Context: one part of a larger RNA
RNA sequence: GGCACAUGGUGGAUGCCUAGGCGCUGGAAGCCGAUGAAGGACGUGGUAAGCUGCGAAAAGCCUCGGGUAGCCGCACACAGGCGUUUGAUCCGGGGAUAUCCGAAUGGGGAAACCCGCUGGGGCUCAUCCCCCAGCAUCCAUGGCUGAAUCCAUAGGUUAUGGAAGGAAACGCAGGGAAGUGAAACAUCUCAGUACCUGCAGGAAGAGAAAUCAACAGAGAUUCCGCUAGUAGCGGCGAGCGAACGCGGAAGAGCCCAAACCGUCGAAGCUUCGGUUUUGACGGGGUUGUAGGGCAGGCGUCAUGGGAGUCUUAAGGUUAGUUGAACCGUGUUGGAAUGCCGGGCCACAGAAGGUGAAAGCCCUGUAAACGAAAACCUGACGACCCCUAGCUUGUUCCUGAGUAGGGCGGGGCACGAGAAAUCCCGUCUGAAUCUGGGUGGACCACCAUCCAAGGCUAAAUACUCUUCAGCGACCGAUAGUGAACUAGUACCGUGAGGGAAAGGUGAAAAGGACCCCUGUAAGGGGAGUGAAAUAGAACCUGAAACCGUGUGUCU
Numbered sequence: 001g002g003c004a005c006a007u008g009g010u011g012g013a014u015g016c017c018u019a020g021g022c023g024c025u026g027g028a029a030g031c032c033g034a035u036g037a038a039g040g041a042c043g044u045g046g047u048a049a050g051c052u053g054c055g056a057a058a059a060g061c062c063u064c065g066g067g068u069a070g071c072c073g074c075a076c077a078c079a080g081g082c083g084u085u086u087g088a089u090c091c092g093g094g095g096a097u098a099u100c101c102g103a104a105u106g107g108g109g110a111a112a113c114c115c116g117c118u119g120g121g122g123c124u125c126a127u128c129c130c131c132c133a134g135c136a137u138c139c140a141u142g143g144c145u146g147a148a149u150c151c152a153u154a155g156g157u158u159a160u161g162g163a164a165g166g167a168a169a170c171g172c173a174g175g176g177a178a179g180u181g182a183a184a185c186a187u188c189u190c191a192g193u194a195c196c197u198g199c200a201g202g203a204a205g206a207g208a209a210a211u212c213a214a215c216a217g218a219g220a221u222u223c224c225g226c227u228a229g230u231a232g233c234g235g236c237g238a239g240c241g242a243a244c245g246c247g248g249a250a251g252a253g254c255c256c257a258a259a260c261c262g263u264c265g266a267a268g269c270u271u272c273g274g275u276u277u278u279g280a281c282g283g284g285g286u287u288g289u290a291g292g293g294c295a296g297g298c299g300u301c302a303u304g305g306g307a308g309u310c311u312u313a314a315g316g317u318u319a320g321u322u323g324a325a326c327c328g329u330g331u332u333g334g335a336a337u338g339c340c341g342g343g344c345c346a347c348a349g350a351a352g353g354u355g356a357a358a359g360c361c362c363u364g365u366a367a368a369c370g371a372a373a374a375c376c377u378g379a380c381g382a383c384c385c386c387u388a389g390c391u392u393g394u395u396c397c398u399g400a401g402u403a404g405g406g407c408g409g410g411g412c413a414c415g416a417g418a419a420a421u422c423c424c425g426u427c428u429g430a431a432u433c434u435g436g437g438u439g440g441a442c443c444a445c446c447a448u449c450c451a452a453g454g455c456u457a458a459a460u461a462c463u464c465u466u467c468a469g470c471g472a473c474c475g476a477u478a479g480u481g482a483a484c485u486a487g488u489a490c491c492g493u494g495a496g497g498g499a500a501a502g503g504u505g506a507a508a509a510g511g512a513c514c515c516c517u518g519u520a521a522g523g524g525g526a527g528u529g530a531a532a533u534a535g536a537a538c539c540u541g542a543a544a545c546c547g548u549g550u551g552u553c554u
Stems, first nucleotide, its partner, number of pairs: 001553009015539001016503002020474002022471007029463002031166002039101003042055003046078002050074002061095006070082003106115003116135007137163009170201001171199005181188001185235001211218002222249005232240002253455003256399001260283010288433001290398003293394006304386003308383003314377005320369003326342003330339002343360002345349001351363003404428007414440001435450005490497002510538001513525004
């Protein structure tokens, strides 16, 4: 030195575990903010660095409920306290306080700082200083005031109300790529996607036919399953991709403008009798087998409805309460929940814990109860609002720079195509019910609908959050980046990037005392414990790597 066996060190794999994650289901909630948010800075404890809580009233104060013997957060120490029927800690409702920054709003500013004005107060002989309240801007409405310029207006000022900023996804709108695919690439595709911006709601948007259909009919919108990868579109390439109709979810319809009438004005003309135009408010009226107005005739005085406001009953949410049934000084063991023996409950044999494996030990579970206070839903009710016709005549009304057209774009599954339909820019530009639109160029016939005003629950989408539950989801190199003081430490000027790190034991019983040593570190005894090769560098403790002992070979 090799090999073998044994035994250690190092190291932290593996196994077991779970405090944390991931995904989903069903409820709830779907907003917070000038009454100062979200997010922070700085403080705050007897000792106090971090986290958590809180705010100079500072791990807290008041009050109303719940609850019961202990308590002073993580945090197992010392000191000092609080509480046990005069009820602490703790849990829930309401309230008080709530520094400074931050929309930040008195002015400024390099956020958490600096400097003011007005009114009131404190200290002082007085100033300084300190305390309290108010003081930004914009918009709307009302008042006061008020230029050039007589009236007026602009402007100024004041009162009241509102706005602003934040927030995960979902929504609508304004803008809007490229990598890619086409095996290159330009039309095309990716895609109206990503992304930027604005705005809103608990949903949003859409929505009561100028819709479809096809000679039969349907009857707002939205969402789902088919129709159908069909008809089509397409360098007819890559690809894109409907509708009619059918089946379901849900189901709800309404209000104006106008004619006409009334009231109150304004302006023009005026022969002062009026007349024309126009405005505000009220009534009326709302549709296509046309409807309405006006005039006449007949009839009716109620019925039905509401998505409006208020609110009681009742229910629910925010603490909780009751809640069945087992023993053996058997046995093994450190420990019984195991084994043995004998019982019991069950509307409860879900689950977790307890020194191993417990229906009957504990927490619970089934079931049944519970609120001083706040909030949510809200039948019934009250108020409020809406709600009738038939017929004859008349031809007054029925959404105009609109519909349509030319040119140029965009959207429609549809790329200019035979290209209808819808939207925008620009130039033009109708009809008025004997009217108008549409039925995929266009025309006729026919059919159908009534644009150029508006509102509208539900079925649908989503989850920052909350409650209950589930998983052929993970189990510490996994699962969130984060099971732990994690968006921390650390890196970067910055935008930004971004970790590692879990486990003694049933219980600290965490090793008194003695010895070596430097009043060390570390170790040897002793003691605890079932175990200390469980000793805090702590469960198990693989391999690489490094030793020691014995044997053997050279």